[in-house]
Context: one part of a larger RNA
RNA sequence: CUCUCUCUAAGGAACUCGGCAAAAUGGCCCCGUAACUUCGGGAGAAGGGGUACCUGAACGGUAGUUCAGGUCGCAGUGACCAGGCCCAGGCGACUGUUUACCAAAAACACAGGUCUCCGCUAAGUCGUAAGACAAUAUAUGGGGGCUGACGCCUGCCCAGUGCCGGAAGGUGAAGGAAGUUGGUGAAAGCUGACGACCGAAGCCCCGGUGAACGGCGGCCGUAACUAUAACGGUCCUAAGGUAGCGAAAUUCCUUGUCGGGUAAGUUCCGACCCGCACGAAAGGCGUAACGAUCUGGGCACUGUCUCGGAGAGAGGCUCG
Numbered sequence: 001c002u003c004u005c006u007c008u009a010a011g012g013a014a015c016u017c018g019g020c021a022a023a024a025u026g027g028c029c030c031c032g033u034a035a036c037u038u039c040g041g042g043a044g045a046a047g048g049g050g051u052a053c054c055u056g057a058a059c060g061g062u063a064g065u066u067c068a069g070g071u072c073g074c075a076g077u078g079a080c081c082a083g084g085c086c087c088a089g090g091c092g093a094c095u096g097u098u099u100a101c102c103a104a105a106a107a108c109a110c111a112g113g114u115c116u117c118c119g120c121u122a123a124g125u126c127g128u129a130a131g132a133c134a135a136u137a138u139a140u141g142g143g144g145g146c147u148g149a150c151g152c153c154u155g156c157c158c159a160g161u162g163c164c165g166g167a168a169g170g171u172g173a174a175g176g177a178a179g180u181u182g183g184u185g186a187a188a189g190c191u192g193a194c195g196a197c198c199g200a201a202g203c204c205c206c207g208g209u210g211a212a213c214g215g216c217g218g219c220c221g222u223a224a225c226u227a228u229a230a231c232g233g234u235c236c237u238a239a240g241g242u243a244g245c246g247a248a249a250u251u252c253c254u255u256g257u258c259g260g261g262u263a264a265g266u267u268c269c270g271a272c273c274c275g276c277a278c279g280a281a282a283g284g285c286g287u288a289a290c291g292a293u294c295u296g297g298g299c300a301c302u303g304u305c306u307c308g309g310a311g312a313g314a315g316g317c318u319c320g
Base pairs, nucleotide, nucleotide: 001315002314003313004312005311006310007309008308010306011305014304019301027051028050029049030048031047036041038149052071053070054069055068056067057066058065059064072076084299085298086297087296088295089294090293091291092290096108097107112147113146114145115144116143117142118141124133125132126131150286151285152284153283155216156215157214160213161212162209163208164207165206166205169204170203171202175198176197179194180193181192182191183190184189217235218234219233220232221231244278245275256272257271258270259269260268
């Protein structure tokens, strides 16, 4: 010096990206326990008190429990083992699942919701096939897509694309075919070319459909301070973003502005709305409970630090 530990005056997060690590809490009994809530929970909330031994009494069948008095120590779950807690917010409802060996998560799954296909020799899947699964099932079933408990909800656009429907019309292949025509032949015929017209699906066409793929404007003016614009004009569109939320896991300008917290706060919380570039099942907004999740704050506690020091063991180093 390195590693693993023990202790450390005063201070107590000043450390640091960040309390990372460590310390602290800890069992059992009693008291007591808030907001919020889906009335289950939150709860071991929080916060207090007790805990050994001796004697006696009560209860008890033993074990033991309770009460009264007493004894000792700094300390009685005397060693070991054995929650730190609180406040606020984001995300995900939850228990689960995952990158075997850098990611455990706000990713996946999930009950629940919804759309769609499938009537059974089902749809779908595997296979060249036979066949198999689906299923020894049968629409309260099976397959596929999206969403993701629960609560309140889920607006407008069908012009494009997709899907569904449409006994008309247009187009439309093979095939059929009235007819026209070439070669050859004496002829019958054989063999070519063209061909009106009849020809399915598809496409065109006409409709429907958004929890289908998707989309959801611009400019100018206007109120008796100013500012702003309920209002008006105009252009374009299939229709111009409703509710709710909003500097957000989304905000470039930006450390926006105001308020809170701090002595001091690019983070955090509450507002505002000028949303560069939220927005309603690629769901919107809330939400008790839950989380080795992420973010901010506080109490307790500490060698994280001011700032070091001492000690133990192991290694290293020197000598042997």

About this RNA:
A computed fold for a 320-nucleotide part of an RNA from Neglectella solitaria, annotated as large-subunit ribosomal RNA, domain IV. The organism belongs to Neglectella, within Eukaryota. The full RNA is in RNAcentral, with records from ENA and SILVA. A source record names the gene rrl. Its mean pLDDT, the model's own confidence on a scale to 100, is 89.